[in-house]
């Protein structure tokens, strides 16, 4: 880098440290009542594997990944539709980009 599935649910203490953090740009927002990061401990769930099962659907498991502030925090492109009346918003529906697993 490709391909494929899913992203409205769920689930945080403590030490160590000491200014950033939500990918990205814009808004908004967390943050010295402690951010990222790095350890311990919980904990959430069913991608992968085990285990049952079975025609498919599945049921169970924390062994391998992941994840534990706000729907992927909302939008960004492009249609729809409503409301409105010169300047914007409201719902939808697809796309982008993203993260995550599982193959190449």
């Nucleotide at each position: 880098u490709c391909u494929u599935a899913u992203c409205a649910a769920g689930a945080g203490a403590a030490g160590c440290u000491g200014a950033g953090g939500g990918a990205c740009u814009g808004g908004c927002c967390c943050g010295u009542c402690g951010a990222a990061g790095c350890u311990u401990c919980a904990g959430c769930a069913a991608c992968c594997a085990g285990c049952c099962g079975u025609u498919u659907u599945g049921g169970u498991c924390a062994g391998g990944u992941g994840c534990u502030a706000a729907u992927u925090c909302c939008a960004g492109c492009a249609g729809g539709u409503c409301a409105g009346u010169u300047u914007c918003g409201g719902c939808c529906u697809g796309g982008c980009a993203g993260a995550u697993g599982a193959g190449a």

SAM riboswitch aptamer (S box leader) from uncultured Sporosarcina sp., 104 nucleotides, folded computationally. The RNAcentral record of the sequence draws on MGnify.